[in-house]
RNA sequence: UCGCCACGCGCGGGGCGCACGGGACGGGCAGUUCGUCACCGGGCUGAGAGGCACCCGUCGAACCUGAUCCGGCUCGCACCGGCGUAGGGAACGCGUCUGAACCGUGUC
Numbered sequence: 001u002c003g004c005c006a007c008g009c010g011c012g013g014g015g016c017g018c019a020c021g022g023g024a025c026g027g028g029c030a031g032u033u034c035g036u037c038a039c040c041g042g043g044c045u046g047a048g049a050g051g052c053a054c055c056c057g058u059c060g061a062a063c064c065u066g067a068u069c070c071g072g073c074u075c076g077c078a079c080c081g082g083c084g085u086a087g088g089g090a091a092c093g094c095g096u097c098u099g100a101a102c103c104g105u106g107u108c
Stems, first nucleotide, its partner, number of pairs: 001100003006096005011057004016051001017044002020041003023037005063088003069082004
């Protein structure tokens, strides 16, 4: 001086579901009800299900669209396969560690 990986910090991107019980609000009814909610509780899957958290940043299935999708499975979500060599997606900085090359100086 340059560079990869990793890690850290900053910056940027992203998702937050399902079933059950309760609560609040709204609608309907004589009544038995229906809908909405990042309101509460414990439960499920998951890195994460509103967390000063987690994941991802082009080497990009983090995540979004198609999609209220198709097949299997489940109470349901989840999960598995397809769609998918699909279309989009953050187009970053600094530091540490480390490696390589080159230059200078000293000594032998």